[in-house]
């Protein structure tokens, strides 16, 4: 240098074009004489960034930027 593959919640991954989701994890209330469990409720995302396509992008296309892998 070139070729893949991969970014989405604090972490771990879902989500192949139509209101962005799960599990730990944190609040809070209930259980308990206390703790732990276990239940209910909640918070927390400019979907890496930056154009394009479309009515309508997390998804399709292009650059770009991390990180990973494999060639030279």
């Nucleotide at each position: 240098g070139g070729u893949c593959a991969u970014g989405u919640a604090g972490c771990u991954c879902a989500g192949u074009g139509g209101u962005a989701g799960a599990g730990c994890a944190c609040u809070a209330c209930g259980u308990u004489g206390a703790c732990a469990u276990c239940g209910u409720a909640g918070u927390g995302g400019u979907c890496g960034u930056a154009g394009g396509u479309u009515c309508g992008a997390u998804c399709c296309c292009u650059a770009u930027c991390g990180u990973g892998a494999c060639c030279a």
The RNA shown here (transfer RNA) has 72 nucleotides and comes from an uncultured Holosporaceae bacterium. Its mean pLDDT, the model's own confidence on a scale to 100, is 81. It was read from a public genome assembly. Its Rfam family is "tRNA". Rfam classes the family as a transfer RNA.